[in-house]
RNA sequence: CUCUAGUGGCCGCCUAAUUUCCUGCUAAGGAACCGGGGGAACCAACUAUGGGGUGAAUCUUGAAUAGACCUUGUGUCUGUUCAAGACGGGCUUUUUCUGAUCAGCCCGAACCCGACAGCUAACCUCGGCGGCGCCCGGAUCAGCGUUU
Repeated sequence: CUCUAGUGGCCGCCUAAUUUCCUGCUAAGGAACCGGGGGAACCAACUAUGGGGUGAAUCUUGAAUAGACCUUGUGUCUGUUCAAGACGGGCUUUUUCUGAUCAGCCCGAACCCGACAGCUAACCUCGGCGGCGCCCGGAUCAGCGUUU
């Protein structure tokens, strides 16, 4: 000097998932703030192909494949994989922030309730986890704020 790996701090990203209260932990608790569920009237709607919740994480078509069914058929249903489309979500530069358009790059999971829940004022209740980030490779517009 270069490369790789690990740890700590700062900063940044997804997410509701953050801040604060201690004379030293008695913070398992409280508060602020953010987020979810249940729950009238009115309205709306359904009851075995069970139904429902958090979440962007759904839908359609085609192909392959496994299982089940009976009408044995290029049949039906369910699951998995691949491809395409529709739609939904995230990040990215232009001083910061908010928003919009386009462009580029990604994601479309997982978990829970347990026969049961539409909306829903009062009211009741629950959560504030977890996962990531070497550097250089994006334009425009609107608004608020700061500085000169």
Background:
Predicted 3D model of a 148-nucleotide RNA (c-di-AMP riboswitch aptamer (ydaO/yuaA leader)) from a Dehalococcoidia bacterium. It matches the Rfam family "c-di-AMP riboswitch aptamer (ydaO/yuaA leader)". Its family is annotated with regulation of gene expression and cyclic-di-AMP binding in the Gene Ontology. The coordinates come from a structure-prediction model, not an experiment, and the mean pLDDT is 77. The organism belongs to Dehalococcoidia, within Bacteria. The sequence was found by an Rfam model in a public genome assembly.